[in-house]
Molecule: Lysine riboswitch aptamer
Organism: Candidatus Ornithomonoglobus intestinigallinarum
């Protein structure tokens, strides 16, 4: 250096189907009200006294995202993500500002898993980031104790281990 593997509620990706979103939001009608209102901030336009908005009663009523089961695919820096730069025909009729895709560099993170804090979310589901805490895998080291295997403790990081050439 090349090949092939291993950790386990291991990581990601499509498809179904399902529960929640929600009796919400959109319509539509009544009352109220009495000038707005169409995204956060301009511009443009646009709908509004033939009655905005906001608030209440009735009537029909979603859906995306996130979850969860099943099948399936691709894999073990799998992937996740902190900042930074590019760029999108995306939320949006234009600018600018958010927020989402995609891609490049860097730099963290061996895995789940519980609990706290904070932020996304409808949500006490779930993700995300920090800290903790045992577990669990792997290598040192050191002890039992003399090879080897096991057990115990202490540290370490995937640029690691393991096996072949």
């Nucleotide at each position: 250096g090349a090949u092939a593997g291993a950790g386990g509620c291991g990581c990601g990706g499509a498809a179904u189907u399902u529960a929640u979103c929600a009796g919400u939001a959109c319509c539509g009608g009544c009352g109220c009200g009495g000038a707005g209102g169409c995204u956060g901030c301009g511009g443009a336009g646009c709908c509004u006294u033939u009655g905005a908005a906001a608030c209440g009663c009735c009537g029909c009523g979603a859906a995306a995202g996130g979850g969860a089961a099943u099948u399936u695919c691709g894999c073990c820096g799998a992937a996740a993500u902190g900042c930074g730069c590019a760029u999108c025909a995306c939320g949006u009729c234009c600018g600018c500002g958010c927020g989402g895709g995609u891609g490049c560099g860097u730099g963290u993170u061996g895995g789940g898993u519980a609990u706290a804090u904070u932020g996304c979310a409808a949500a006490c589901a779930g993700c995300a980031a920090u800290a903790u805490a045992a577990c669990u895998g792997u290598c040192a080291c050191u002890a039992u104790a003399a090879c080897a295997a096991a057990u115990a403790g202490u540290g370490g990081a995937g640029g690691g281990c393991u096996a072949u050439c």